[in-house]
RNA sequence: UGCGCUUUUCUUAUAACCCUUCAUAUAUCUUCGAUGAUAUGGAUCGAAAGUUUCUACCGAAUCACCGUAAAUGAUUUGACUAUGAAGGCGGAUUUUAUUUGG
Numbered sequence: 001u002g003c004g005c006u007u008u009u010c011u012u013a014u015a016a017c018c019c020u021u022c023a024u025a026u027a028u029c030u031u032c033g034a035u036g037a038u039a040u041g042g043a044u045c046g047a048a049a050g051u052u053u054c055u056a057c058c059g060a061a062u063c064a065c066c067g068u069a070a071a072u073g074a075u076u077u078g079a080c081u082a083u084g085a086a087g088g089c090g091g092a093u094u095u096u097a098u099u100u101g102g
Base pairs, nucleotide, nucleotide: 018088019087020086021085022084023083024082025081026056030048031047032046033045034044035043041066042065050057058078059077060076061075062074063073064072
């Protein structure tokens, strides 16, 4: 752990998954290292930190900035993950979409 037997209790719901919304966490953020591009470029890889927290730490668009150097910046928008909460009800009619059959 499985099976069998015996005894006791229960006699109706219980639990979980899924979807949506909301709340909390995190600001899809910050700090480094290595490599790399150069106005037709501004990237790639890795580490740390941040959460009573697993995971993630990016995508897209617009604007700026850097006169060829080693360094990018701003704004908007979009989640995922963890935990918690609420809802996803019944009937009728109509419309649309999808699926199945003829």
Predicted 3D model of a 102-nucleotide RNA (Purine riboswitch aptamer) from Peribacillus cavernae. Of the family's consensus pairs, 100% are formed in the model. It was read from a public genome assembly, where an Rfam model found it. Rfam family: Purine riboswitch aptamer. Rfam describes the family as follows. Riboswitches are metabolite binding domains within certain messenger RNAs that serve as precision sensors for their corresponding targets.